[in-house]
RNA sequence: GGGCUCGUGGCGAAAUGGUAUCGCGCACCCUUGGCUAGGGUGAGACUCCGGGUUCGACUCCCGGCGGGUCCA
Numbered sequence: 001g002g003g004c005u006c007g008u009g010g011c012g013a014a015a016u017g018g019u020a021u022c023g024c025g026c027a028c029c030c031u032u033g034g035c036u037a038g039g040g041u042g043a044g045a046c047u048c049c050g051g052g053u054u055c056g057a058c059u060c061c062c063g064g065c066g067g068g069u070c071c072a
Stems, first nucleotide, its partner, number of pairs: 001071007010024004018055001026042005048064005
């Protein structure tokens, strides 16, 4: 320098055109003499950045940034 791939809550993943879902974690409550386990409720990402297409973009297109991997 080039090819491929990935970037989504604190962490790990889903969603592949129609107002972003789940698990862990976190806060509060119930339960207990107390802790753990269990149950309930809730907060938390407008999706790496910019632009384009579209009625509508996490998703498609272009450029950039960063990680991984392969080639040189």
Molecule: transfer RNA
Organism: Candidatus Woesearchaeota archaeon